[in-house]
Formats: sequence, structure tokens, C1' cells
RNA sequence: CGAGCCGGCCAGGCAGUCGCUGGUGGACCCGCUCACGCGGGGCCGCGAGAGGAAAGUCCGGGCUCCACAGGACGAGGGCGCCAGGUAACCCCUGGGGGGCGUAAGCCCACGGAAAGUGCCGCAGAAAGCAAACCGCCUAAGGCGUGGCGACUCUGUCGCCGCGAACGGCAAGGGUGAAAGGGUGCGGUAAGAGCGCACCGCGCGCCUGGCAACAGGCGUGGCAGGGUAAACCCCGCCCGGAGCAAGGCCAAAUAGGAAUCCGCAGGGUGUGGUCCGCAUCGGAUUCGGGUAGGCUGCUUGAGGCGUCCGGCGACGGGCGCCCUAGAUGAAUGACUGCCGUCAUCGGGUCCGAUUCGGGUCCGGUGACCACAGAACCCGGCUUAUCGGCCGGCUCGAUAU
Repeated sequence: CGAGCCGGCCAGGCAGUCGCUGGUGGACCCGCUCACGCGGGGCCGCGAGAGGAAAGUCCGGGCUCCACAGGACGAGGGCGCCAGGUAACCCCUGGGGGGCGUAAGCCCACGGAAAGUGCCGCAGAAAGCAAACCGCCUAAGGCGUGGCGACUCUGUCGCCGCGAACGGCAAGGGUGAAAGGGUGCGGUAAGAGCGCACCGCGCGCCUGGCAACAGGCGUGGCAGGGUAAACCCCGCCCGGAGCAAGGCCAAAUAGGAAUCCGCAGGGUGUGGUCCGCAUCGGAUUCGGGUAGGCUGCUUGAGGCGUCCGGCGACGGGCGCCCUAGAUGAAUGACUGCCGUCAUCGGGUCCGAUUCGGGUCCGGUGACCACAGAACCCGGCUUAUCGGCCGGCUCGAUAU
């Protein structure tokens, strides 16, 4: 200098003017109250006001109500190498194993396929039970055929050849993601764990490690391919709903309960009619509950700094700080300067083949990417213009 990997951080700045939300101080006005006070309204001053993801709502908790108030089983769902961290986790850290990369580093739902069931498209002879398309093989058997010899001579037997229909083989080719371990030597008619050596694999023991696991030794010729984010089996975990949870105050209207009044006259029902009974009215009080208001509400597994323990996630001690609480939902708009990016024009410099790059000046555009708190935390995932810092790897060159 070039290419790359990992981690952390910022998310336009300053000034002015006008607003919005809630807090606080002051004086004023209005309503209620005997008063103390309480509530409301505008005015003035002061200080505060979105994020790294506020998002998706995918996990885990706090908090609240309901259910069970003990345990077990089942259904349903989730998770699954080992050890640790944590309030908890499908999270994080460290380690093991596997895969990718020259490396820094990155990725992995990583229990069980010998309980059972299902599936394995296309291709291929064959996809789980074993099979043979091309190919290899005449040693034994068997078939055909040629030669020679013998004999009990239309034939039989023996020997030497040729031929791959039967038969033997699975080495090689071919299909496939996958074809009943791999390489080599021996062996054989050709072959084959058929035999042997090494590698792999299974089993047993030993050593190291908390463990996952690794290494070594011995032993077995090697076994029923793959697939469980297919059903399933094994182990572990999980009660449900959610701040529209929940609590308090409480208007009008309608309905409810109790007491009292009128019970004179009347309506309706019962009844053939009268009497009688029930009901219809008004006032006061009470309770439930709607609108509405208050609360829950932001001080919390909190942030920052520092020291100690730990490889680390993290834990502990001390000090300092308070940092949005809206509810049709505030956190904004405009102007100026600077900065950044994009684009256009011009000057200049470097390399130079079209051309590419650096720097300066001016114009235009974007105020910026993704995106807006809604009970609160811990994670994960997804989105994201441009830039800064730190550590590391590989390559080239120079010293």
C1' cells in the first nucleotide's frame, strides 16, 4: 500500500424566532367551604422532553387479576453436546465435536435409525431384499463344436483346443445425494476381508479431563444404507389471561331495594255484578353500574465512574447522578452560518490507451439512512445514508 476479519461508538452542530407536552416557583382571576384548604383557568420565570433499534411481538421475567391452593398421570406446546453465568430464557460465556476459509475468523435443533411405522422424486439392473446393464472369467460343472487317441465302434470314454447360452464374479465402467468400509500387496479362472499391512469403524480396558471428549493398548474381518425442523421413542421444562391487567371516585337517563305520603276519585287485571285483592303515582334514602375523572405511571434485576474476584459471560464493594410519561396521543416549524453526502460546471495536479483518481472554487438538491416511546425490564431477529476508533489475518514492496 492492497484485500479481508472481529469488536466498540456517533446518528448532523451552533444561534435566533414562534409553538407543543408534562414538572416546578410566583402573583392574579373563578368555583366550593364558616375557615384551614381543595379544584380549575390564563400570564410570567426556571429547568426537562424518543431509539439503537422505540419496530416484529419471536422467547424469558417482574407486576396484576383469575383458577388450583398437596402430589402424580394424561393432552397440547417448547427445548435437546458439556460446564458455567443469570431473576429467568429458545439468551450469553468458555470448552468439545462437525463443516467452510490460506488465515484472522464464521456457521451448526449437535439425544435416539438395533422399539415400531412411513418416505427415498428423476436417473439407474438394483434404494433395503439385496441385485447384475456394460464388463471380467473356461479352473470345476454343464452345453455346442474341432482335432488326436483308446475301446465293448451309427456310439462311448479320455486328452488338447475354440465359443460366454447355462454358470461363476462384483475388480473396473455407468446411474444417483446415497449402491453392503478405503488404499496397497498377496491371492484367484476372474474376483472378493478370501488373507495381510495401514487408515476408518464396533467392543473392552487404561490414561488425561468436573464433563462433553481426546489419546493409547488389545480385540473383532466389518455387522440391520439414508431420513426424526417425518410420525414416533427417551429426557427436561411449561396453569390461564393481560395495564383495554387491576384499584378508587362518580353525572344525566333508565331500571332495582327500603321507608313514607296519597290511599279521595280514576285506569287495568280477577269477577255475571258489588265488596275485596293485586298493580299503576309522588317524595326521601341506599346500593350496583355507564359516560367522565384519578390511580397503576415510571427509582429501576437503573445509569456512570472506580477498585477487587473471574480466561470470560458475570459477580461484589465504594462514590456520584435522576434521565419523557402523552391518551387521537406532545417531543415540532421557519431562518442564518458551519459540516456531511449526491450531482453539475470551472481551475490545477498525478497516473495515462479509451479514461481514472486527488485537491480548490462556485451553483443546485437532501437536512437527511432505518425509523416515533405508550406498564416496565433481559434477550433474539429484522431495517439502516454516511463516518470515527481499537485489535487481528493474508499478500506485495522497501529498510